[in-house]
Context: one part of a larger RNA
RNA sequence: AUUGGCGUAAAGCAUCUAUAGGUGGCUUUUUAAGUCCGCCAUUAAAUCCUAAGGCUCAACCCUGGACAAGUAGUGGAAACUACCAAACUGGAGUAUAGUAGGGGUAGAAGGAAUUUUCGAUGGAGCGAUGAAAUGCGUAGAGAUCGAAAAGAACACCAACGGUGAAAGCACUCUACUGGGCUAACAUUGACAUUAAGAGAUAAAGGCUAGGGGAACAAAUGAGAUUAGAUACCUUAGUAGUCCUAGCUAUAAACAAUGGAUACUAGGUGUUAAGUAUCCUACCUAGGGAGUACGUUUGCAAGAAUGAAACUC
Numbered sequence: 001a002u003u004g005g006c007g008u009a010a011a012g013c014a015u016c017u018a019u020a021g022g023u024g025g026c027u028u029u030u031u032a033a034g035u036c037c038g039c040c041a042u043u044a045a046a047u048c049c050u051a052a053g054g055c056u057c058a059a060c061c062c063u064g065g066a067c068a069a070g071u072a073g074u075g076g077a078a079a080c081u082a083c084c085a086a087a088c089u090g091g092a093g094u095a096u097a098g099u100a101g102g103g104g105u106a107g108a109a110g111g112a113a114u115u116u117u118c119g120a121u122g123g124a125g126c127g128a129u130g131a132a133a134u135g136c137g138u139a140g141a142g143a144u145c146g147a148a149a150a151g152a153a154c155a156c157c158a159a160c161g162g163u164g165a166a167a168g169c170a171c172u173c174u175a176c177u178g179g180g181c182u183a184a185c186a187u188u189g190a191c192a193u194u195a196a197g198a199g200a201u202a203a204a205g206g207c208u209a210g211g212g213g214a215a216c217a218a219a220u221g222a223g224a225u226u227a228g229a230u231a232c233c234u235u236a237g238u239a240g241u242c243c244u245a246g247c248u249a250u251a252a253a254c255a256a257u258g259g260a261u262a263c264u265a266g267g268u269g270u271u272a273a274g275u276a277u278c279c280u281a282c283c284u285a286g287g288g289a290g291u292a293c294g295u296u297u298g299c300a301a302g303a304a305u306g307a308a309a310c311u312c
Base pairs, nucleotide, nucleotide: 004283005282012280014201015200016199017198021194022193023192025088027086028085031082033081034080035077036076037075038074039073041071042070043069049065050064051063053061054060091191092188093187094186096183097182098181099180103177104176105175106174107173108172110154114150115149116148117147118146119145120144121143125136126135162169163168205248206247207246208245209244210243211242215241216240220236221235222234223233258279259278260277261276262275263274286311287310294305295304296303297302
């Protein structure tokens, strides 16, 4: 290099946009770069192959010939690729008219529940668990009723459902706004596809600054359990979860399945882990190791890139 792979064995970037590059619909024309067919030159000798010959044969030696392939020149062919010129509408857009939707951003409003506070009734337990205890309660808890405040999340509808590139998106309403699908066949006329590098977006968690803080709850305290219990269980509880403005860039970011196009057996079908073409990322035994070193990036935590010795 040819070749082989990538759902679960190593291997599809988290997702999208798009530059270079690669690949690319149909018809006619031009050129002849690729391609194909000749001719010529060359590719030392030896070797290999082959036809004779010489050592008694053979190995070996000698003479002649030839293939394949490369390169340069030259003469042709014009189907295919490419180039030139022109045309087409099926691919792809644009415009028009419809259509469905938790697609996005901003704003407004709502009820149930929870907790707290206040008032009332009432008077001994409540709460918790496998069982308990810590905890709360005669300074009146829990329970019931009334009032107020706060923050967060939106029961039912709800679905094998919808939508978005993915992450994701659901109480209701309003404004602005992106994309999809369908129809007629109006319009442009290959404008397509993939995409290194690059850019954008990106759950949760974490970080910075300022707010907010009902509930839940890393850390932490206490009570249990236990041989021990730095846990599972209970009771408290701070960051955080929420909002605004930034940063971080990772997930079993999963369908562990890259994108596009066409076709297809058998029962269905708009089908694939099938048949093919194009482009792209990645893989090459396990460990060492996603570590070390260096570089880039980040406020940091970290992230990205990414070995070797050694071992088996």
RNAcentral holds the full RNA, with entries from SILVA. Small-subunit ribosomal RNA, central domain from Adansonia rubrostipa, 312 nucleotides, folded computationally.